[in-house]
RNA sequence: GGAGCGUGGAAAGAUGGCCGCGUUUCCCGAUUAUUUGGGAGAUGAGGAAAGUCCGAACUCCAAAGGGUAGGAUGCCCCGUGAAAACGAGGUCGUUCCGGUUCGCCGGAAUGCAGGAAAGUGCCGCAGAAAAUAUACCGCCCCGUUCCUCGGAGUGGGGUAAGGGUGAAAAGGCGAGGUAAGAGCUCACCGCGUUUUCGGUAACGGAAACGGCAAGGUAAACCCCAUCCGGAGCGAGACCAAAUAGAGGAGAAGAGGCUGCCCGCCUCAUUUGACUCCCGGGUAGGUCGCAUCAGAUAAAUGGCCAUCCGCGACAGAAUUCGGCUUACCGAGCGCUUCGGAU
RNA sequence: GGCGGCGUAGCUCAGGUGGCCAGAGCACGCGGUUCAUACCCGCGGAGUCGGGGGUUCGAAGCCCUCCGCCGCCACCA
Repeated sequence: GGAGCGUGGAAAGAUGGCCGCGUUUCCCGAUUAUUUGGGAGAUGAGGAAAGUCCGAACUCCAAAGGGUAGGAUGCCCCGUGAAAACGAGGUCGUUCCGGUUCGCCGGAAUGCAGGAAAGUGCCGCAGAAAAUAUACCGCCCCGUUCCUCGGAGUGGGGUAAGGGUGAAAAGGCGAGGUAAGAGCUCACCGCGUUUUCGGUAACGGAAACGGCAAGGUAAACCCCAUCCGGAGCGAGACCAAAUAGAGGAGAAGAGGCUGCCCGCCUCAUUUGACUCCCGGGUAGGUCGCAUCAGAUAAAUGGCCAUCCGCGACAGAAUUCGGCUUACCGAGCGCUUCGGAU
Repeated sequence: GGCGGCGUAGCUCAGGUGGCCAGAGCACGCGGUUCAUACCCGCGGAGUCGGGGGUUCGAAGCCCUCCGCCGCCACCA
RNA backbone atom coordinates (compact mmCIF):
# COMPACT_ATOMS: atom_id res chain seq x y z
C1' G A 1 0.00 0.00 0.00
C1' G A 2 -4.07 -3.62 -1.76
C1' A A 3 -8.11 -7.10 -0.40
C1' G A 4 -11.52 -9.18 3.22
C1' C A 5 -14.11 -9.31 8.01
C1' G A 6 -15.88 -7.02 12.52
C1' U A 7 -17.29 -2.70 15.40
C1' G A 8 -19.58 1.79 16.92
C1' G A 9 -20.90 6.55 14.35
C1' A A 10 -22.07 9.80 10.00
C1' A A 11 -24.58 9.92 5.50
C1' A A 12 -30.20 15.11 -0.26
C1' G A 13 -21.53 16.32 -0.85
C1' A A 14 -21.31 21.76 1.17
C1' U A 15 -22.88 27.01 0.73
C1' G A 16 -25.90 30.74 -1.68
C1' G A 17 -29.86 32.32 -5.07
C1' C A 18 -34.46 31.50 -8.04
C1' C A 19 -38.92 28.59 -9.17
C1' G A 20 -42.35 24.76 -7.43
C1' C A 21 -45.14 20.82 -4.17
C1' G A 22 -47.59 18.57 0.79
C1' U A 23 -49.10 19.91 5.90
C1' U A 24 -49.93 23.83 9.20
C1' U A 25 -50.21 29.05 11.90
C1' C A 26 -51.36 34.22 11.26
C1' C A 27 -53.14 38.48 8.24
C1' C A 28 -56.13 40.50 4.03
C1' G A 29 -60.11 39.54 0.41
C1' A A 30 -64.20 36.82 -2.12
C1' U A 31 -68.22 33.42 -1.23
C1' U A 32 -71.31 32.30 2.70
C1' A A 33 -72.17 28.55 7.77
C1' U A 34 -68.66 25.65 3.15
C1' U A 35 -64.96 26.43 -0.24
C1' U A 36 -61.38 29.53 -2.58
C1' G A 37 -57.49 33.58 -3.99
C1' G A 38 -53.16 36.45 -2.30
C1' G A 39 -49.13 37.55 1.32
C1' A A 40 -45.82 36.33 5.51
C1' G A 41 -43.86 32.39 8.74
C1' A A 42 -42.89 27.31 10.50
C1' U A 43 -42.10 22.35 8.98
C1' G A 44 -41.43 18.10 5.42
C1' A A 45 -38.17 10.33 4.53
C1' G A 46 -34.37 6.32 6.45
C1' G A 47 -30.45 3.73 8.84
C1' A A 48 -32.08 0.59 6.59
C1' A A 49 -38.45 3.72 5.33
C1' A A 50 -36.74 -2.67 2.17
C1' G A 51 -37.66 -8.21 3.02
C1' U A 52 -42.39 -9.14 5.81
C1' C A 53 -38.56 -13.16 9.08
C1' C A 54 -39.97 -12.75 14.62
C1' G A 55 -42.48 -10.17 18.91
C1' A A 56 -46.18 -6.80 20.72
C1' A A 57 -49.95 -2.72 20.88
C1' C A 58 -54.85 -2.18 18.59
C1' U A 59 -59.51 -4.28 16.23
C1' C A 60 -63.02 -8.08 14.97
C1' C A 61 -64.45 -13.24 15.23
C1' A A 62 -71.57 -14.80 20.38
C1' A A 63 -69.11 -16.64 25.18
C1' A A 64 -63.33 -17.13 24.03
C1' G A 65 -64.61 -23.76 26.75
C1' G A 66 -62.04 -29.12 27.39
C1' G A 67 -59.06 -32.85 24.82
C1' U A 68 -56.23 -34.21 20.59
C1' A A 69 -53.69 -33.10 16.18
C1' G A 70 -50.39 -29.25 14.69
C1' G A 71 -46.65 -25.32 15.43
C1' A A 72 -42.50 -22.72 17.95
C1' U A 73 -38.29 -22.77 21.26
C1' G A 74 -34.01 -25.80 23.46
C1' C A 75 -25.86 -25.64 27.20
C1' C A 76 -25.41 -22.57 32.13
C1' C A 77 -25.60 -18.01 34.80
C1' C A 78 -26.17 -12.60 35.27
C1' G A 79 -28.22 -8.10 33.26
C1' U A 80 -31.71 -5.02 29.95
C1' G A 81 -36.71 -5.71 28.09
C1' A A 82 -43.92 -6.02 27.90
C1' A A 83 -42.35 -9.95 24.70
C1' A A 84 -39.33 -11.36 20.83
C1' A A 85 -34.53 -10.40 21.23
C1' C A 86 -29.85 -8.34 22.69
C1' G A 87 -25.33 -7.70 25.85
C1' A A 88 -21.36 -9.56 29.44
C1' G A 89 -19.10 -13.93 31.45
C1' G A 90 -18.53 -19.21 31.63
C1' U A 91 -19.00 -24.74 30.10
C1' C A 92 -18.72 -28.20 26.11
C1' G A 93 -17.97 -29.56 20.87
C1' U A 94 -15.47 -28.54 16.06
C1' U A 95 -11.48 -26.24 13.17
C1' C A 96 -6.76 -23.78 12.91
C1' C A 97 -2.00 -22.14 15.00
C1' G A 98 2.06 -22.65 18.56
C1' G A 99 4.48 -25.66 22.26
C1' U A 100 5.18 -30.66 24.14
C1' U A 101 7.90 -35.13 28.66
C1' C A 102 3.20 -37.32 22.98
C1' G A 103 -0.39 -37.93 28.27
C1' C A 104 -1.70 -33.13 26.91
C1' C A 105 -1.10 -27.58 27.55
C1' G A 106 -1.87 -22.49 25.73
C1' G A 107 -4.13 -19.10 22.20
C1' A A 108 -7.61 -17.68 18.30
C1' A A 109 -12.00 -18.42 15.43
C1' U A 110 -16.70 -20.67 15.34
C1' G A 111 -21.45 -23.33 16.82
C1' C A 112 -30.39 -23.35 15.24
C1' A A 113 -25.22 -26.69 21.58
C1' G A 114 -31.76 -31.06 25.22
C1' G A 115 -32.13 -36.66 24.52
C1' A A 116 -28.87 -41.97 20.11
C1' A A 117 -28.31 -47.75 27.12
C1' A A 118 -37.41 -45.30 25.40
C1' G A 119 -38.60 -47.14 20.51
C1' U A 120 -38.56 -47.12 14.94
C1' G A 121 -36.09 -45.99 10.32
C1' C A 122 -31.64 -45.11 7.27
C1' C A 123 -26.17 -45.86 6.55
C1' G A 124 -25.68 -45.92 -1.43
C1' C A 125 -20.84 -47.53 -3.94
C1' A A 126 -16.71 -50.20 -2.14
C1' G A 127 -15.87 -54.11 1.26
C1' A A 128 -15.83 -60.83 3.85
C1' A A 129 -18.80 -58.01 7.15
C1' A A 130 -22.48 -51.55 8.14
C1' A A 131 -24.92 -53.17 13.74
C1' U A 132 -28.38 -60.18 16.60
C1' A A 133 -20.71 -60.12 12.40
C1' U A 134 -23.17 -66.85 8.08
C1' A A 135 -14.77 -65.28 7.89
C1' C A 136 -12.53 -62.85 1.34
C1' C A 137 -7.18 -63.18 1.89
C1' G A 138 -4.30 -64.60 5.96
C1' C A 139 -3.02 -67.37 10.81
C1' C A 140 -3.77 -72.00 13.75
C1' C A 141 -5.55 -77.16 15.08
C1' C A 142 -7.57 -82.06 13.67
C1' G A 143 -8.80 -85.89 9.87
C1' U A 144 -7.53 -87.55 4.98
C1' U A 145 -4.95 -87.96 -0.12
C1' C A 146 -0.47 -87.16 -2.87
C1' C A 147 4.64 -86.56 -2.24
C1' U A 148 10.93 -84.96 -4.49
C1' C A 149 9.47 -85.58 3.18
C1' G A 150 10.10 -79.53 2.46
C1' G A 151 5.34 -78.98 1.20
C1' A A 152 0.67 -79.13 -1.95
C1' G A 153 -4.65 -80.44 -2.39
C1' U A 154 -9.22 -81.49 0.17
C1' G A 155 -13.02 -81.93 4.46
C1' G A 156 -14.28 -80.19 9.45
C1' G A 157 -13.37 -76.54 13.17
C1' G A 158 -11.08 -72.22 15.81
C1' U A 159 -9.67 -67.01 15.24
C1' A A 160 -11.88 -60.04 14.55
C1' A A 161 -4.44 -59.97 16.07
C1' G A 162 -2.68 -58.63 10.51
C1' G A 163 -4.14 -57.14 5.02
C1' G A 164 -7.31 -54.32 2.12
C1' U A 165 -12.45 -51.30 1.65
C1' G A 166 -14.95 -47.21 3.55
C1' A A 167 -17.07 -41.05 6.26
C1' A A 168 -17.50 -44.86 9.89
C1' A A 169 -15.05 -51.83 11.16
C1' A A 170 -17.64 -53.67 16.81
C1' G A 171 -12.98 -49.91 22.75
C1' G A 172 -7.22 -48.01 21.86
C1' C A 173 -2.20 -49.37 22.99
C1' G A 174 1.53 -52.44 25.44
C1' A A 175 2.62 -56.86 28.23
C1' G A 176 1.16 -61.69 29.77
C1' G A 177 -1.32 -65.78 27.83
C1' U A 178 -2.54 -69.23 23.70
C1' A A 179 -2.24 -74.32 18.80
C1' A A 180 -3.27 -69.42 16.66
C1' G A 181 -6.03 -65.73 18.86
C1' A A 182 -9.43 -62.95 21.80
C1' G A 183 -10.98 -57.89 28.03
C1' C A 184 -9.19 -64.26 28.20
C1' U A 185 -5.98 -61.61 32.31
C1' C A 186 -3.27 -57.12 33.85
C1' A A 187 -1.23 -51.71 33.69
C1' C A 188 -2.39 -46.89 31.38
C1' C A 189 -6.10 -44.26 28.50
C1' G A 190 -11.33 -44.14 26.85
C1' C A 191 -16.56 -45.47 28.29
C1' G A 192 -20.40 -46.37 32.10
C1' U A 193 -22.23 -46.63 37.40
C1' U A 194 -21.61 -45.10 42.45
C1' U A 195 -19.30 -42.03 46.02
C1' U A 196 -16.77 -37.68 46.93
C1' C A 197 -14.53 -32.77 46.01
C1' G A 198 -14.77 -27.80 43.35
C1' G A 199 -18.45 -24.63 41.06
C1' U A 200 -24.90 -20.71 41.93
C1' A A 201 -25.14 -23.87 37.47
C1' A A 202 -23.77 -25.97 32.74
C1' C A 203 -19.69 -28.89 33.85
C1' G A 204 -14.93 -30.44 35.61
C1' G A 205 -11.30 -33.32 38.99
C1' A A 206 -10.35 -37.73 42.03
C1' A A 207 -11.31 -42.70 44.01
C1' A A 208 -13.74 -47.44 43.90
C1' C A 209 -16.40 -50.82 40.97
C1' G A 210 -17.93 -52.77 36.09
C1' G A 211 -14.77 -56.29 31.56
C1' C A 212 -17.02 -53.40 26.87
C1' A A 213 -22.79 -54.61 26.80
C1' A A 214 -23.44 -48.78 24.53
C1' G A 215 -20.81 -46.87 15.91
C1' G A 216 -23.15 -42.45 13.28
C1' U A 217 -27.61 -39.71 12.10
C1' A A 218 -32.91 -36.19 15.89
C1' A A 219 -31.67 -28.96 10.35
C1' A A 220 -35.12 -38.38 9.95
C1' C A 221 -39.66 -39.94 12.64
C1' C A 222 -39.79 -39.53 17.65
C1' C A 223 -39.16 -38.64 23.27
C1' C A 224 -38.63 -34.85 27.23
C1' A A 225 -39.37 -29.74 29.06
C1' U A 226 -41.61 -24.84 28.30
C1' C A 227 -44.99 -21.92 25.45
C1' C A 228 -48.95 -21.10 21.67
C1' G A 229 -56.80 -19.62 19.54
C1' G A 230 -57.53 -17.37 14.39
C1' A A 231 -57.43 -13.31 11.19
C1' G A 232 -55.30 -8.94 10.11
C1' C A 233 -55.74 -1.24 9.55
C1' G A 234 -58.11 -3.58 2.43
C1' A A 235 -58.60 -5.15 10.82
C1' G A 236 -62.76 -2.48 12.24
C1' A A 237 -66.57 1.80 13.59
C1' C A 238 -69.87 5.67 11.70
C1' C A 239 -72.21 8.71 7.83
C1' A A 240 -73.79 9.33 2.86
C1' A A 241 -75.20 7.72 -2.17
C1' A A 242 -77.44 4.37 -5.70
C1' U A 243 -79.93 -0.19 -7.47
C1' A A 244 -83.50 -5.31 -9.77
C1' G A 245 -83.00 -10.36 -6.99
C1' A A 246 -90.76 -13.34 -6.91
C1' G A 247 -83.41 -15.19 -11.37
C1' G A 248 -81.09 -20.49 -12.06
C1' A A 249 -78.85 -25.06 -9.73
C1' G A 250 -77.67 -27.91 -5.33
C1' A A 251 -79.46 -28.42 -0.47
C1' A A 252 -80.47 -30.92 5.50
C1' G A 253 -77.88 -29.39 7.95
C1' A A 254 -74.77 -24.76 8.31
C1' G A 255 -71.69 -21.35 11.18
C1' G A 256 -68.64 -20.76 15.36
C1' C A 257 -60.93 -21.86 19.09
C1' U A 258 -58.98 -23.12 11.49
C1' G A 259 -58.20 -30.11 11.08
C1' C A 260 -60.67 -34.20 14.39
C1' C A 261 -63.68 -35.50 18.98
C1' C A 262 -66.74 -33.58 23.07
C1' G A 263 -69.64 -29.65 25.16
C1' C A 264 -72.42 -25.18 24.37
C1' C A 265 -74.74 -21.15 21.45
C1' U A 266 -77.12 -19.10 17.03
C1' C A 267 -79.69 -19.75 12.37
C1' A A 268 -82.58 -23.36 9.54
C1' U A 269 -85.48 -27.89 8.00
C1' U A 270 -89.50 -27.30 1.55
C1' U A 271 -92.95 -20.22 2.78
C1' G A 272 -85.98 -23.59 2.85
C1' A A 273 -80.61 -21.46 6.49
C1' C A 274 -76.33 -22.15 3.61
C1' U A 275 -73.16 -22.92 -1.03
C1' C A 276 -72.24 -22.07 -6.26
C1' C A 277 -73.56 -19.58 -10.89
C1' C A 278 -75.77 -15.42 -13.52
C1' G A 279 -76.80 -10.41 -12.95
C1' G A 280 -77.78 -4.97 -10.38
C1' G A 281 -75.78 -0.61 -7.63
C1' U A 282 -71.92 2.56 -5.06
C1' A A 283 -66.73 2.68 -5.19
C1' G A 284 -67.47 9.20 -1.77
C1' G A 285 -66.46 11.22 3.28
C1' U A 286 -65.11 11.08 8.79
C1' C A 287 -62.66 8.23 12.52
C1' G A 288 -59.03 4.35 13.29
C1' C A 289 -54.11 7.90 12.23
C1' A A 290 -49.48 9.75 15.15
C1' U A 291 -45.92 14.54 20.81
C1' C A 292 -42.93 19.17 14.34
C1' A A 293 -43.55 14.15 7.82
C1' G A 294 -48.18 12.18 6.82
C1' A A 295 -52.30 10.63 3.09
C1' U A 296 -57.94 9.88 -1.58
C1' A A 297 -52.35 5.02 -3.59
C1' A A 298 -50.54 10.70 -5.18
C1' A A 299 -46.09 16.20 -1.37
C1' U A 300 -40.91 15.91 0.20
C1' G A 301 -38.62 18.30 -6.28
C1' G A 302 -36.04 21.13 -10.26
C1' C A 303 -32.53 24.86 -12.25
C1' C A 304 -28.18 28.14 -11.76
C1' A A 305 -23.39 29.75 -9.49
C1' U A 306 -18.98 28.60 -6.48
C1' C A 307 -15.99 24.96 -3.88
C1' C A 308 -14.24 19.90 -2.56
C1' G A 309 -12.11 14.26 -1.56
C1' C A 310 -17.02 14.38 -7.43
C1' G A 311 -21.15 12.00 -3.77
C1' A A 312 -23.44 4.70 -2.26
C1' C A 313 -27.79 1.74 -0.89
C1' A A 314 -32.30 3.48 -1.41
C1' G A 315 -37.84 6.43 -0.55
C1' A A 316 -42.77 6.71 4.54
C1' A A 317 -48.68 4.45 4.25
C1' U A 318 -51.82 1.83 11.56
C1' U A 319 -47.87 2.30 15.25
C1' C A 320 -43.71 0.49 18.13
C1' G A 321 -39.38 -3.18 19.57
C1' G A 322 -35.94 -6.56 17.16
C1' C A 323 -33.66 -9.74 13.12
C1' U A 324 -31.90 -10.20 8.14
C1' U A 325 -30.32 -8.18 3.60
C1' A A 326 -28.34 -3.80 0.37
C1' C A 327 -24.49 0.17 0.74
C1' C A 328 -19.85 5.30 -1.35
C1' G A 329 -16.01 7.28 1.64
C1' A A 330 -13.50 7.88 6.32
C1' G A 331 -12.00 6.17 11.94
C1' C A 332 -10.51 1.90 15.07
C1' G A 333 -9.36 -3.43 15.59
C1' C A 334 -8.19 -8.26 13.35
C1' U A 335 -6.78 -11.61 9.20
C1' U A 336 -4.22 -12.08 4.64
C1' C A 337 -1.18 -10.62 0.27
C1' G A 338 2.64 -7.55 -2.02
C1' G A 339 6.82 -3.97 -1.78
C1' A A 340 10.93 -1.20 0.69
C1' U A 341 14.46 -0.75 4.79
C1' G B 1 -50.57 -2.17 2.38
C1' G B 2 -51.67 -7.35 3.94
C1' C B 3 -51.95 -12.73 2.88
C1' G B 4 -50.95 -17.27 0.07
C1' G B 5 -48.41 -20.24 -3.68
C1' C B 6 -44.52 -21.44 -7.25
C1' G B 7 -39.21 -21.71 -9.32
C1' U B 8 -35.84 -28.75 -12.37
C1' A B 9 -32.75 -28.82 -20.21
C1' G B 10 -34.86 -23.62 -25.15
C1' C B 11 -40.58 -25.02 -23.80
C1' U B 12 -44.18 -28.25 -20.92
C1' C B 13 -43.62 -31.28 -16.74
C1' A B 14 -41.90 -36.06 -13.57
C1' G B 15 -38.58 -37.12 -9.46
C1' G B 16 -39.52 -34.62 -3.24
C1' U B 17 -39.23 -41.68 1.03
C1' G B 18 -31.36 -37.94 1.36
C1' G B 19 -27.15 -42.29 -2.15
C1' C B 20 -28.72 -46.51 -7.01
C1' C B 21 -30.67 -40.89 -10.23
C1' A B 22 -30.49 -35.81 -12.55
C1' G B 23 -35.16 -38.07 -16.24
C1' A B 24 -39.58 -37.97 -20.10
C1' G B 25 -42.12 -35.57 -24.31
C1' C B 26 -41.68 -31.54 -27.82
C1' A B 27 -37.79 -28.60 -29.87
C1' C B 28 -32.26 -28.74 -31.66
C1' G B 29 -27.85 -31.28 -34.16
C1' C B 30 -25.92 -35.58 -37.00
C1' G B 31 -26.81 -40.07 -39.78
C1' G B 32 -30.41 -43.27 -42.47
C1' U B 33 -34.84 -43.41 -45.73
C1' U B 34 -36.45 -40.16 -50.44
C1' C B 35 -35.09 -37.45 -56.88
C1' A B 36 -35.98 -33.64 -52.74
C1' U B 37 -38.83 -32.13 -48.30
C1' A B 38 -42.14 -33.78 -44.50
C1' C B 39 -43.54 -38.22 -41.75
C1' C B 40 -40.71 -42.32 -39.85
C1' C B 41 -36.05 -44.99 -37.74
C1' G B 42 -31.30 -44.60 -35.04
C1' C B 43 -27.64 -41.79 -32.34
C1' G B 44 -26.16 -37.42 -29.71
C1' G B 45 -25.65 -32.65 -27.21
C1' A B 46 -27.91 -29.42 -23.86
C1' G B 47 -28.99 -28.57 -16.42
C1' U B 48 -24.11 -24.43 -11.17
C1' C B 49 -32.41 -28.41 -9.77
C1' G B 50 -33.50 -19.65 -9.03
C1' G B 51 -28.52 -17.68 -6.01
C1' G B 52 -25.68 -18.25 -1.36
C1' G B 53 -24.61 -20.50 3.44
C1' G B 54 -25.34 -24.60 6.90
C1' U B 55 -26.58 -29.90 8.83
C1' U B 56 -24.82 -34.72 7.03
C1' C B 57 -19.86 -39.39 5.00
C1' G B 58 -23.24 -37.60 1.12
C1' A B 59 -28.46 -32.37 -0.41
C1' A B 60 -32.85 -31.34 -6.31
C1' G B 61 -35.56 -33.09 -1.54
C1' C B 62 -33.81 -31.07 5.31
C1' C B 63 -32.76 -25.90 7.91
C1' C B 64 -31.59 -20.49 7.34
C1' U B 65 -31.19 -16.34 4.09
C1' C B 66 -31.67 -13.57 -0.49
C1' C B 67 -33.80 -13.07 -5.66
C1' G B 68 -37.67 -13.54 -9.33
C1' C B 69 -42.74 -14.72 -10.87
C1' C B 70 -48.07 -15.60 -10.11
C1' G B 71 -52.76 -15.27 -7.48
C1' C B 72 -56.36 -13.30 -3.70
C1' C B 73 -58.47 -9.07 -0.57
C1' A B 74 -63.93 -2.94 -0.44
C1' C B 75 -69.16 -1.91 0.51
C1' C B 76 -74.91 -2.30 -0.44
C1' A B 77 -79.60 -4.82 -1.58
Two RNAs folded together computationally: RNase P RNA and transfer RNA, 418 nucleotides in total. Rfam match: Bacterial RNase P class A. By type it is a ribozyme.